[in-house]
Formats: sequence, structure tokens, C1' cells
RNA sequence: GCCGCAGUGGCUCAGUGGUAGAGCACAUCCUUGGUAAGGAUGAGGUCGAAGGUCCGAUUCCUUCCUGCGGCACCA
Repeated sequence: GCCGCAGUGGCUCAGUGGUAGAGCACAUCCUUGGUAAGGAUGAGGUCGAAGGUCCGAUUCCUUCCUGCGGCACCA
């Protein structure tokens, strides 16, 4: 330098055009003599950045950034 994959709450992941979800973690409450376990409720993300298409973009297109892998080149 070229190619491919990935980037979504604190963490691990789903969602592949119609105003974003789960598990764990966190907070409050119930339960207990108290803890753990269990149950209920809640908070937390403008989806890596910018532009484009569309009535509408996390999703499609372009460029860039970051990480991983492969190939090539130099020595």
C1' cells in the first nucleotide's frame, strides 16, 4: 500500500429501512433476625465521525478514524 471483518448503555451481544432491545452489572423496594439467593420497579446508548440517497437510515452508498486478520513491498 491492497483486501476482508468488526465498532450499538459500564461489560458481552441482538436488531439489516419505520422514532433501539436482551443478559450480566448498577440504584430503589419486597422478602430475611441479618446476608446470599429470588421477585418487582427504575436509571443508563442521539448506534465510531462526516457527507449522500430516501417521506423516513443503526440498517443502503461514499470518505475518514480505531481495532483485528490476510496479502504485497522495503530492509
Molecule: transfer RNA
Organism: Holosporales bacterium